[in-house]
Description: The RNA shown here (transfer RNA) has 71 nucleotides and comes from a Candidatus Vogelbacteria bacterium. The prediction has a mean pLDDT of 81. The sequence was found in a public genome assembly.
RNA sequence: GCGGUCGUAGUUUAGUGGCAAAAUGAGUGCUUCCCAAGCAUUAGAUAGGGGUUCGAUUCCCCUCGACCGCA
Numbered sequence: 001g002c003g004g005u006c007g008u009a010g011u012u013u014a015g016u017g018g019c020a021a022a023a024u025g026a027g028u029g030c031u032u033c034c035c036a037a038g039c040a041u042u043a044g045a046u047a048g049g050g051g052u053u054c055g056a057u058u059c060c061c062c063u064c065g066a067c068c069g070c071a
Stems, first nucleotide, its partner, number of pairs: 001070007010024004018054001026042005047063005
């Protein structure tokens, strides 16, 4: 330099053209003499930009980043 795969919450993964889900973690409350465990509850995310579309996390293009292969 060329080609391919991927990018979703602090972390690990789902997901699908029409309200973004769960686990774990964090905060608060209940329980307990305390801790742990348990229960309830709250906040938290679609890498960035553009296009198509009534509507894009999803489809297309570019950029950025990670990984793999070729040279």